């Protein structure tokens, strides 16, 4: 210098004026008066790295503070880490990369079913279309020869799985002996199962030791088997004030019910439940935001995090605020708005800074 | 805000692992004098977008992206 990898952080800045909305103060004015209503002043806080898909987890809230069993449904190699997870860390194992480092729904197909179109003898108890092979068996032919014999072929009967073909996928590769061709049929290597060993918590590894000619295609994001983990519904949950009616009419079930429960069976609570038609209010208040909560030191831990101490409080609307102008600068500003709260995941994002480390050139 | 379902020719719609049926339409015949009906054949086109899973995906499985639908109380 160049070309990469990863983790983190920022998301125009400054100063003005003019608004908005949230507490908490002061002034004055009314009123049913230690207090409220409107008004007018002053401090002070006011969007995000994803508020956003609503995909996972969890608090919270009512329902039995949730029970038992079936079904259903999620996850999936080990360890740990957390309120918990389908997230995160380290680790194996596997594939790409010179590398830093990056992907991986990565339990089981030697329990059981299914499916594998087409093409091909065959798509799974294994089978034979060319093809190779006559050694043994039966028929024949030829040729030799005195001859019961020798040699060739041909059919059949059989043998074989090496070769060709078939297809996304054919029953272990290689090599040497074997043999009529052949073939784990023997043997050597490398592959695999199984039993032990050794290392490690463990998943695994292992140029470790003995054994077995070889278990036997794919496919489990196909049913399933194994392990676990899950009750249901959302803050429009749910209290409490207030106001207002026609406490109306009509189906269905009515205790062996119904409803809490979305599917069924127990079980527990409750007693009328439900759905339709008509009626009526559609105002306030909690819930609301102090939490698994930031930040800084310090100590465990590889790490994720956990513990300790100190210090800060940092949106809470409810027609719904966080906006507009102007000035100056500069790298010219991208995705995009909170609605009950966290943890994650994925998307979608203009540029832009900081560590860290890889690889290749060059100088000293 | 929170639950939900569905996305296939231009419109309707059927299939849920083995290469996409039907019907209106549209396009040519043929029947009529012509037209419509009505018969016959035909293009081309289409599985909401990317990705995986598998020999093969519209189907199975993840993530965007559309569209629609239903939720206040009292008595």
């Nucleotide at each position: 210098g160049g070309a990469g990898u990863c983790g983190g952080c920022c998301a125009g800045a400054c100063a003005g004026c003019c608004g908005c909305u949230c507490u908490c103060c002061c002034c004055a004015u009314u009123c049913c008066a230690u207090g409220a209503a409107a008004g007018g002043g002053g401090a002070g806080g006011g969007a995000g790295g994803a508020a956003a898909g609503u995909c996972c987890g969890g608090g919270c809230u009512c329902c039995a503070c949730a029970g038992g069993g079936c079904a259903g449904g999620g996850u999936g190699c080990c360890a740990g880490g957390u309120a918990a997870c389908g997230c995160c860390u380290g680790g194996g194992c596997g594939g790409c990369g010179c590398g830093a480092g990056c992907c991986g729904a990565u339990g089981g197909a030697a329990a059981g079913u299914g499916c594998c179109a087409c093409a091909g003898a065959a798509a799974a108890c294994a089978u034979a279309c060319c093809g190779c092979c006559u050694a043994a068996g039966c028929a024949u032919u030829c040729u030799u020869a005195u001859a019961u014999a020798a040699g060739a072929g041909u059919g059949c009967c059989g043998g074989u799985a090496a070769g060709g073909g078939u297809g996304a996928a054919a029953a272990g590769g290689u090599g040497c002996g074997g043999u009529a061709a052949g073939a784990g049929c023997g043997c050597a290597c490398c592959g695999c199962g199984c039993c032990g060993g050794u290392g490690g918590c463990a998943a695994c590894a292992c140029g470790c030791g003995g054994u077995g000619g070889c278990a036997g295609g794919g496919u489990a994001a196909a049913c399933c088997c194994c392990a676990u983990c899950c009750g249901g519904a959302g803050c429009a949950a749910g209290g409490c004030c207030a106001a207002a009616u026609a406490g109306g009419g009509g189906g269905a079930c009515c205790a062996u019910g119904a409803u809490g429960c979305g599917g069924c069976c127990c079980g527990c609570a409750u007693c009328g439940u439900u759905c339709c038609c008509g009626g009526g209010u559609a105002g306030g208040u909690c819930g609301c935001u102090u939490g698994a909560g930031g930040u800084g030191c310090g100590c465990g831990g590889u790490g994720a995090c956990g513990c300790g101490c100190a210090u800060c409080c940092c949106a809470g609307a409810u027609g719904a605020a966080u906006g507009g102008c102007u000035g100056u600068c500069c790298a010219c500003g991208a995705c995009a708005g909170a609605a009950c709260c966290c943890g994650g995941c994925u998307u979608a994002u203009c540029g832009g800074c900081c560590g860290a480390c890889u690889c290749c050139u060059u100088u000293a | 805000u929170g639950g939900g379902a569905c996305g296939u020719c231009g419109c309707c719609a059927a299939g849920c692992g083995g290469u996409a049926a039907g019907g209106c339409a549209c396009c040519a015949g043929g029947u009529u004098u012509u037209g419509a009906u009505c018969c016959u054949g035909g293009u081309a086109u289409g599985c909401g977008c990317a990705g995986g899973u598998u020999c093969g995906a519209a189907u199975c499985c993840u993530g965007c992206c559309g569209u629609c639908c239903c939720a206040a109380c009292c008595a």
Predicted 3D model of RNase P RNA and transfer RNA as a complex of 439 nucleotides. Rfam match: Bacterial RNase P class A. From the family's description: Ribonuclease P (RNase P) is a ubiquitous endoribonuclease, found in archaea, bacteria and eukarya as well as chloroplasts and mitochondria. The family's RNA type in Rfam is ribozyme.